[in-house]
RNA sequence: AGCGGGGUAGAGCAGUUGGCAGCUCGCCGGGCUCAUAAUCCGGAGGUCGCAGGUUCAAAUCCUGCCCCCGCCACCA
Numbered sequence: 001a002g003c004g005g006g007g008u009a010g011a012g013c014a015g016u017u018g019g020c021a022g023c024u025c026g027c028c029g030g031g032c033u034c035a036u037a038a039u040c041c042g043g044a045g046g047u048c049g050c051a052g053g054u055u056c057a058a059a060u061c062c063u064g065c066c067c068c069c070g071c072c073a074c075c076a
Base pairs, nucleotide, nucleotide: 002071003070004069005068006067007066010025011024012023013022019056027043028042029041030040031039049065050064051063052062053061
């Protein structure tokens, strides 16, 4: 070089007929408590790897590229 899988919030991950981007943990505020933990309520946080294309509409479909993991091969 080639083949396969993956890249979505701080972390781990969902998101299959294209139609408002979600879950758990964490973080912040509040309730409860003498206080902490646990628990309950609320909130912030996203260019969906990058750039194009198709479409009224793209995380999702198409093309190119980048990064990570695995397989196979090659060189020494």

Predicted 3D model of a 76-nucleotide RNA (transfer RNA) from Candidatus Falkowbacteria bacterium RIFOXYC2_FULL_48_21. The source organism's lineage runs through Bacteria, Bacteria candidate phyla and Candidatus Falkowiibacteriota. Its Rfam family is "tRNA". Rfam classes the family as a transfer RNA. The sequence is in RNAcentral, with records from ENA.